This is a predicted structure of a 1511-nucleotide RNA (small-subunit ribosomal RNA) from an uncultured sediment bacterium.
Rfam family: Bacterial small subunit ribosomal RNA. Its family is annotated with structural constituent of ribosome and ribosome in the Gene Ontology.
Model confidence (mean pLDDT): 83 of 100.
[in-house]
RNA sequence: AGAGUUUGAUCCUGGCUCAGGACGAACGCUGGCGGCGUGCUUAACACAUGCAAGUCAAGGAGAAAUUACGAGCUUGCUCGUAAGAUUAAACUGGCGAACGGGUGAGUAACGCGUAGGCAACCUGCCUCUGUGAUCGGGAUAACAUCGAGAAAUCGUUGCUAAUACCGAAUGACAUUAGAUUGUCGCAUGACAGUUUAAUUAAAGAUGUCGUAAGUUAUCGCACAGAGAUGGGCCUGCGUUCCAUUAGUUAGAUGGUAGGGUAACGGCCUACCAUGGCAACGAUGGAUAGCUGGUCUGAGAGGGUGAUCAGCCACACUGGGACUGAGAUACGGCCCAGACUCCUACGGGAGGCAGCAGUGAGGAAUAUUGCGCAAUGGACGAAAGUCUGACGCAGCAACGCCGCGUGGGGGAUGAAGCACUAUGGUGUGUAAACCUCUGUAGACAGGGAAGAACGGCAUAUGUUCGAUAAGGGCAUGUGAUUGACGGUACCUGUAAAGUAAGCUCCGGCUAACUCCGUGCCAGCAGCCGCGGUAAUACGGGGGGAGCAAGCGUUGUCCGGAAUUACUGGGCGUAAAGGGCGUGUAGGCGGCUUGAUAAGUCAGAUGUGAAAGCCUUCCGCUUAACGGAAGAACUGCAUUUGAAACUGUUGGGCUUGAGUGCGAGAGAGGGUAGUGGAAUUCCCAGUGUAGCGGUGAAAUGCGUAGAUAUUGGGAAGAACACCAGUAGCGAAGGCGGCUACCUGGCUCGUAACUGGCGCUAAGGCGCGAAAGCGUGGGGAGCAAACAGGAUUAGAUACCCUGGUAGUCCACGCUGUAAACGAUGGGUACUAGGUGUUGGAUUCGAUACGUCGGAUUCGGUGCCGUAGCAAACGCAUUAAGUACCCCGCCUGGGGAGUACGAUCGCAAGGUUGAAACUCAAAGGAAUUGACGGGGGCCCGCACAAGCGGUGGAGCAUGUGGUUUAAUUCGAUGCAACGCGAAGAACCUUACCGGGGUUUGACAUCAUAGCGAAGUUUACAGAGAUGUGAAUGCCUUUCGGGGCGCUAUGACAGGUGCUGCAUGGCUGUCGUCAGCUCGUGUCGUGAGAUGUUGGGUUAAGUCCCGCAACGAGCGCAACCCCUUUCUUUAGUUACCAUCAUUCAGUUGGGGACUCUAAAGAUACCGCCCCGGUUAACGGGGAGGAAGGUGGGGAUGACGUCAAGUCCUCAUGGCCUUUAUGCCCAGGGCUACACACGUGCUACAAUGGGCUGUACAAAGGGUUGCCAGCCCGCGAGGGUGAGCUAAUCCCAAAAAGCAGUUCGUAGUUCGGAUUGGAGUCUGCAACUCGACUCCAUGAAGCUGGAAUCGCUAGUAAUCGUGGAUCAGCAUGCCACGGUGAAUACGUUCCCGGGCCUUGUACACACCGCCCGUCACACCAUGAGAGUUGGUUGUACCAGAAGUCGUUGGGCAAACCCUUCGGGGAUGCAGGCGCCUAAGGUAUGGCUGAUAAUUGGGGUGAAGUCGUAACAAGGUA
Repeated sequence: AGAGUUUGAUCCUGGCUCAGGACGAACGCUGGCGGCGUGCUUAACACAUGCAAGUCAAGGAGAAAUUACGAGCUUGCUCGUAAGAUUAAACUGGCGAACGGGUGAGUAACGCGUAGGCAACCUGCCUCUGUGAUCGGGAUAACAUCGAGAAAUCGUUGCUAAUACCGAAUGACAUUAGAUUGUCGCAUGACAGUUUAAUUAAAGAUGUCGUAAGUUAUCGCACAGAGAUGGGCCUGCGUUCCAUUAGUUAGAUGGUAGGGUAACGGCCUACCAUGGCAACGAUGGAUAGCUGGUCUGAGAGGGUGAUCAGCCACACUGGGACUGAGAUACGGCCCAGACUCCUACGGGAGGCAGCAGUGAGGAAUAUUGCGCAAUGGACGAAAGUCUGACGCAGCAACGCCGCGUGGGGGAUGAAGCACUAUGGUGUGUAAACCUCUGUAGACAGGGAAGAACGGCAUAUGUUCGAUAAGGGCAUGUGAUUGACGGUACCUGUAAAGUAAGCUCCGGCUAACUCCGUGCCAGCAGCCGCGGUAAUACGGGGGGAGCAAGCGUUGUCCGGAAUUACUGGGCGUAAAGGGCGUGUAGGCGGCUUGAUAAGUCAGAUGUGAAAGCCUUCCGCUUAACGGAAGAACUGCAUUUGAAACUGUUGGGCUUGAGUGCGAGAGAGGGUAGUGGAAUUCCCAGUGUAGCGGUGAAAUGCGUAGAUAUUGGGAAGAACACCAGUAGCGAAGGCGGCUACCUGGCUCGUAACUGGCGCUAAGGCGCGAAAGCGUGGGGAGCAAACAGGAUUAGAUACCCUGGUAGUCCACGCUGUAAACGAUGGGUACUAGGUGUUGGAUUCGAUACGUCGGAUUCGGUGCCGUAGCAAACGCAUUAAGUACCCCGCCUGGGGAGUACGAUCGCAAGGUUGAAACUCAAAGGAAUUGACGGGGGCCCGCACAAGCGGUGGAGCAUGUGGUUUAAUUCGAUGCAACGCGAAGAACCUUACCGGGGUUUGACAUCAUAGCGAAGUUUACAGAGAUGUGAAUGCCUUUCGGGGCGCUAUGACAGGUGCUGCAUGGCUGUCGUCAGCUCGUGUCGUGAGAUGUUGGGUUAAGUCCCGCAACGAGCGCAACCCCUUUCUUUAGUUACCAUCAUUCAGUUGGGGACUCUAAAGAUACCGCCCCGGUUAACGGGGAGGAAGGUGGGGAUGACGUCAAGUCCUCAUGGCCUUUAUGCCCAGGGCUACACACGUGCUACAAUGGGCUGUACAAAGGGUUGCCAGCCCGCGAGGGUGAGCUAAUCCCAAAAAGCAGUUCGUAGUUCGGAUUGGAGUCUGCAACUCGACUCCAUGAAGCUGGAAUCGCUAGUAAUCGUGGAUCAGCAUGCCACGGUGAAUACGUUCCCGGGCCUUGUACACACCGCCCGUCACACCAUGAGAGUUGGUUGUACCAGAAGUCGUUGGGCAAACCCUUCGGGGAUGCAGGCGCCUAAGGUAUGGCUGAUAAUUGGGGUGAAGUCGUAACAAGGUA
């Protein structure tokens, strides 16, 4: 510090996700040790048991166990005395119990934090100072007694003490009141004095000395003052979210008087006034203890508030006071409520959010431990007692830190395991083995620090005292005190011995292979893996990372500049308000003075400690701890500075405005007025149609339309001018005239003197449509009707047509209200139009026109700059400042609920659950378009002949079957693989057999030649017999065969979607790319586009391109012409010869087959750019690639083939292999493809007769002759082929017949008889003869081939093959027609355009309906929570009042009593829980219902994306 993920790829926007750190954690697997920390985050849920607050020289009373002594005697019991005992337990009293410890429910608050204030306050214990401590009195608990009660407890009577209680005295510097002086202050006032009056106090204890009186020490007591500490109150500032909470408040705000408090105060009461708070967010609701800190972060921030520390609040829930210095009191009291427990049913008891512990809840959090040794606290004079505070130990890898599980050597690179190309490689120096060390653990021995106080004893000094005793203080000495714990630590002994796991290995992200599985099982943080070769699932091996831990889950920060203060945006990605006006607010020109709020600087105080940071130090190190420093960015006070901002005074004119002089304009409103057109009405002329459309029809018209002429009526809109011209804030504004009226511009520089900009709320304006009332209504026209179109057509088209459109008044308040661009000011190259002014120059026809400069508007192009790009560019989207509005992934949704506006329609404001990993912008390359341009092709057109109809052949589908083997399936499967299924082939079926095998290689053991002939059984394979039968040798054996065993063979079994090879197709189409350079952020572009031209990316020209490659063309073969060479089996002109090129001869010709030549737009003319090239002509056998073939670019179709072959993987192995005979592949209601033969006279039959090419032939072709009607048979010459044979070419030509008919056409089908091949023609061959003689009379929709030696037509040959062709491959004979042309159909090429497509239009994609699931709105209601208002009732308690009942202390008394005072009780105010009634808010739930989301290939259509077929 970044990365993954939207796309075919790219850049951007934007969300989602990951890598980091952290945790009071939990869960899974695993687990050696130690140190230091931490440990109910949930139910402030309920609690058994034990402990957590007592203590004391104040007081009175005062046991027991036990021991000793004595007595009695029943000899082990009783009694007495003493010690125990200045005791225990309890009581009165003092102090403490308000600390310490726990928890975070409540609280949005002066609660907390921070800084201040109290002139408005209190403060026990502690310290210091001063003074004092006098005289009396009456009770009461304990105890005893009696009584009630189950108990808790209570009552009666009686006794007694105090540092308990009460009275009096004394009395001040105290308090209160009055008078008065001084000083000071921020108002009320404060402080220090003087004086008068009134009021208020106490307690003793212990010790020394002493007989005592008393004395003295220490402690305690009272009053007053001061301090310290702790608290109370007040104030400034800060302190979460919701405005879908906007108004709130009645003691409320203030005053006066009084009460109350320690104290100010509406804190409380009475009266008076009507205030107070609030958009700088009151009130209400939700949530929450606050802080130091802590986690994260570069920081700013964000999250958090465990442990430790400060503050607050609470103590079962609610209310209340008492005591006290302090509480409205966790381990106190009273009342109410809920709950639990005890009960004798009458009553009682209780409060772990103290420490342990239990139950419950929960994913989850420990021991009912030890000790007061240390630190701290309470009491005490002290010893000491108490202390679950605390110190320790226990449990837990919960966290942090440290250590260990060994170190060195060791190659046969062992074994095992895994992989493998079977050679080997990895694990791996790893192990074994050798050697060394000894941490931790085990055992043994030693063994701390934490302890110093205090008290005791003793010594010295000092002080009080009486020179004393004694005490206090200080110093020294001695003995004493440890829970942890025999722990830390040290030493020794033995021994490598006791100690490694977890996660991951597709990318992000370090780390790869085998097997299993087969969209299953599963994984997954995101992208995504898995459908038979998974580095992604599960296992093995190997590897990577961390390590006593490792992963997962959850949460927080980070990355995220993804809320942007630091540090983002708004033309098209989300985002500028529809426009103006203006309030608050924010911001604001030049100059000068003052001030000092902001600002800046210094000082002071504070910012607790701990923590963080730095340095040093202590535990062996570290974590941890100690010390010092720094820091705490803050707040307050104070002293200064005065530039800037603010405030205030003065001045200025440039911003702004006014005046004066001109100007343009569809700016607005009202009234009037004009012509053209449409429609309607009237009249004339006139006759059969008009109208409308792609074509029609509905409609109108013989009752006279349309057309045309004249007249009239009505309403609405204003042609031309008219213009990226003008005006307006926007919406918007268009005939002409008048009136009223707003704004703007130019010029001038007289006036004002900052009067400005922006603008939350507010107010106003605001297209169309819509609504209300009343008018108006020509045309147009939602709805509606009809006609068409269509599968349908609730549409597009047509004929009609009502609201509406128009006017007046009122409402609505929205638009793609768009420049998708808020307003203002300033600055930053130009060029060129246009509009309104001004100045000036020139021209002038005096109307004007042109140039320059300048101000205002409105367009285009363009530099810098900006921008993701497109683009913007002085009219900014540039550079800056000011103000407002708005955005933060897509969907849900501009929806729901609420509020508000509206007559309604609806508007404004505006969520969430849930769901997805994208949604989106710009540009790129393709593909596509019922987009455009150019061009080509038997693509259409022009022609010729077919197919589709018939019969048959053949292939396919389907069906059938035991099997009808398998493959090929639009073009590009279907006379295809198959160049030939009777057996074989053959892969299929049923049956019979066989198992190292029909075939290959090897090993071991045994036996034997192999083989040939033959008999029997059998369908055969096969089996059982018989006969016959070797070679070589170094004598071991080998070759060959059989038997047995083991490796292995075999498979036309699967996967062509694992593959190679081969092939088809686009397409013989003209394309496909690269290097360097250049342009672009980039994908990419350029080149390859453009102008011409070509069959061609063929060539030329131009050009930021220059070159190159694969394709095109050419080179190759055949053919056409010629030449040369060579002539046998070919040829024969001349010569001879023959029936015959038969023979001699010839080398001319044909031909054969080898080498060459020729054709190149070369020549001429014209066109063209002087080019490429095109048109024409000559010559030539051939003319513009002469014709044909071979040749197939980059790629596409997961095209075809595992059944040609090869091959990975899988499957099979007495079978899916192999052998055999038989059957099937030949089936047959049917459908399709490809063909053959026909339907006839351009023909059929018959007779005669002519002319080919290219092939084949020895298991072969077969002449000739004989036989047969014939297929053929017999015989047999020649030929291994330019020699012989197949072999007759046929159409043609000549002649004859048939005469338009189901025929002398056509030949299917069937019967009979045969021939040939072959072991064998039944299923199932071909051919021949005789007989039979079907359909068919030129073929619907549709569709195919062909552009010249082509189509058509005619025959010939060959491969395969025993036999079998209408198929296939080849050959020649005869031999046409037509092409105007490129509008249309199909296919293709180039350029361009649009795109929401990229699996690429066979694309994408929308909505209803049906089904399932999910969350949510409404809903008659039902049921909780919370809160308000009114009323009822009212516990305890304070306060007030009363107090007839009762009462020891004081006073009086006649001693009876009275007074004073107090208490009980009564009454009253307030008031908790409770009740009744009625509202608000909020949650849960509900029949039904609404839309939404998500789901497998459901249904219906096709709305959008291309002109998406109606933009």